A computed fold for a 72-nucleotide RNA from a Patescibacteria group bacterium, annotated as transfer RNA. It was read from a public genome assembly. Rfam family: tRNA. From the family's description: Transfer RNA (tRNA) molecules are approximately 80 nucleotides in length. The family's RNA type in Rfam is transfer RNA. Lineage of the source: Bacteria > Bacteria candidate phyla.

[in-house]
RNA sequence: GCGGGCAUAGUAUAAUGGUUAUUACGCCGCCCUUCCAAGGCGGAGAUACGGGUUCGAUUCCCGUUGCCCGCU
Repeated sequence: GCGGGCAUAGUAUAAUGGUUAUUACGCCGCCCUUCCAAGGCGGAGAUACGGGUUCGAUUCCCGUUGCCCGCU
């Protein structure tokens, strides 16, 4: 330099164009308990960035950035 893949809560993940973006652990609050742990209930928290297509984009297209793999 060329080609391919990936990017979603703190972490790991689901969502093949459509109703409030899913779940687990973690975090916060309440209940339970003499206390802690465990358990139950509730809550906050995310689509890498910039454009495009579409009535509608996490999803499709282009570019940028970062990571991984291969070729030279």